[in-house]
């Protein structure tokens, strides 16, 4: 780097070093930030994708489903809903505004894959 399944409105921050920016990306908002941005260390801590252990549970023979606990191991993640919206459909409204939904793109994530 492709592809292809789930998830995504819960969670979880302190120090040190940096020193102006950051919330992917385009646009618009709205945030955050010298009461230190980003990044990078160090220590903790959150989730349960995998993997291991357990317990029920489906299915039954060489492989294997669901759920639940636990979690010391492989990533992850620890500000606001993937911060919010841009296109399509739907409803509220007579009609825009405007609010609600639900869909697609696009993004992160983990696990297979080329």
């Nucleotide at each position: 780097u492709u592809c292809u399944u789930a998830u995504c409105a819960a969670g979880a921050a302190a120090g040190g070093c940096g020193g102006a920016g950051g919330g992917a990306a385009u646009u618009g908002g709205c945030c955050c930030u010298g009461u230190g941005a980003a990044g990078c260390c160090u220590u903790g801590g959150c989730a349960a994708c995998c993997a291991c252990u357990u317990c029920a549970u489906c299915a039954u023979u060489u492989a294997u489903u669901u759920g639940g606990a636990a979690a010391a191991g492989g990533u992850g993640c620890c500000a606001a809903a993937u911060c919010c919206g841009g296109u399509c459909c739907c409803g509220a409204u007579a009609a825009a505004a405007u609010c609600g939904g639900g869909a697609u793109a696009a993004g992160a994530u983990a696990a297979g894959u080329c």
About this RNA:
This is a predicted structure of a 114-nucleotide RNA (SAM riboswitch aptamer (S box leader)) from Sediminibacterium sp. The prediction has a mean pLDDT of 79. The sequence was found by an Rfam model in a public genome assembly. Rfam family: SAM riboswitch aptamer (S box leader). Rfam describes the family as follows. The SAM riboswitch is found upstream of a number of genes which code for proteins involved in methionine or cysteine biosynthesis in Gram-positive bacteria.